[in-house]
RNA sequence: GUUCGCUAGACGACCGCUUGCCGUAAAACAGCAAGAGGAAAGUCCGGGCAGCAUAGGAUAAGGGCAGUUGUUAACGGCAACCGGGGGUAACCCUAGGGAAAGUGCCACAGAAACAAAACCGCCUUGAUCACUUCGGUGAAAAAGGUAAGGGUGAAAUGAGUGGGGUAAGAGCCCACAGCGUCAUAUGGUGACAUAUGGAGAAGGUAAACCCUGCCUGCUGCAAGGAGAUCAACAUUAAGGGCUAUCCGUCCGUUGGUCGAUACCCGCUCGAUCCUACGAGCAAUCGUGGGGCUAGAUAGAUGGUCGUCCUCGACAAAACCCGGCUUACAGGCGGAC
RNA sequence: GCCGGAGUAGCUCAGCUGGUAGAGCAGCUGAUUUGUAAUCAGCUGGUCGGGGGUUCGAUUCCCUUCUCCGGCU
Repeated sequence: GUUCGCUAGACGACCGCUUGCCGUAAAACAGCAAGAGGAAAGUCCGGGCAGCAUAGGAUAAGGGCAGUUGUUAACGGCAACCGGGGGUAACCCUAGGGAAAGUGCCACAGAAACAAAACCGCCUUGAUCACUUCGGUGAAAAAGGUAAGGGUGAAAUGAGUGGGGUAAGAGCCCACAGCGUCAUAUGGUGACAUAUGGAGAAGGUAAACCCUGCCUGCUGCAAGGAGAUCAACAUUAAGGGCUAUCCGUCCGUUGGUCGAUACCCGCUCGAUCCUACGAGCAAUCGUGGGGCUAGAUAGAUGGUCGUCCUCGACAAAACCCGGCUUACAGGCGGAC
Repeated sequence: GCCGGAGUAGCUCAGCUGGUAGAGCAGCUGAUUUGUAAUCAGCUGGUCGGGGGUUCGAUUCCCUUCUCCGGCU
């Protein structure tokens, strides 16, 4: 210096709070036991679960993803590898399909911003003018050639160096080096790498439209568990629900009264945790053994005191998991 | 808890297919008036909530984060 992991003051006493068990007929009380995090956060992805029809069919409108292989319940996550970039190195970063399918855009500046371009320069011709030793020389309107050089710009036709070539130039031609693309061979599951050969040279932008491939119903625990009855209107049509359209399918609509008024269920045993062995580079998976570890509903996990130390950060469940991102005082350990 | 929306001048808002950000009110200066208001002319004032990325170039496109507002038996 790089990287990975762990921890998140300790012990004791007293007073409180939530839940469970147990005792008493009950209220209530006593006793015993358990009681926040690595991010519980942001709600950014993915699932479980619930309702909408056991969530249906076609279109692919809309939305999402984008190297390969693997992993998983699933993912935009993770792991390993490939390509690219950075670092002396350990290592780190990477939205990484397609720009010769098509369309759009590229301000200002500049002659020209991508099938089209000559401002300066260079070269050829050269009206005309000047000079002249009458052979020519110089300047120069205009016409043409030239993409080497200058200038503008983020970017200028987009393959560098050297040589040839030419009026001057130019991959115009040649040699060497480089580039993408196609074919073949070898290695690899694959992305791809290496070698040989062919033809080749019209920029950037797809986190612009778009094209290609793959995925994709909506709503969210305030989901959902509950509706009954009366009146008016309407009658198989209209309207509404099921993302958009078509199909299909389901439902009468509106108002009043009663019930429910936050109690109870959902609610915490779960893709669960710990541990040993095994498979795998790893993510992860398999088998055996063991454990039960908050569940409130105005919302508990706190306060005081004592001792010690290195004097203690970010922050606290609310249906539950897998990730990502962000915040974080300090301490400890491993590898390089 | 869940879902949705908005941050641009002192205030209220435009600006949306990327190209140096505008309007009204407010403020300041001058004119007008005996003076003030009104009116007229001119001027000032911007990290486009913060950070990162894509691009030559970002208020605009993408990611992340902060703040505020609204709805929901």
This is a predicted complex of two RNAs, RNase P RNA and transfer RNA, with 409 nucleotides together. The coordinates come from a structure-prediction model, not an experiment, and the mean pLDDT is 77. Rfam match: Bacterial RNase P class A.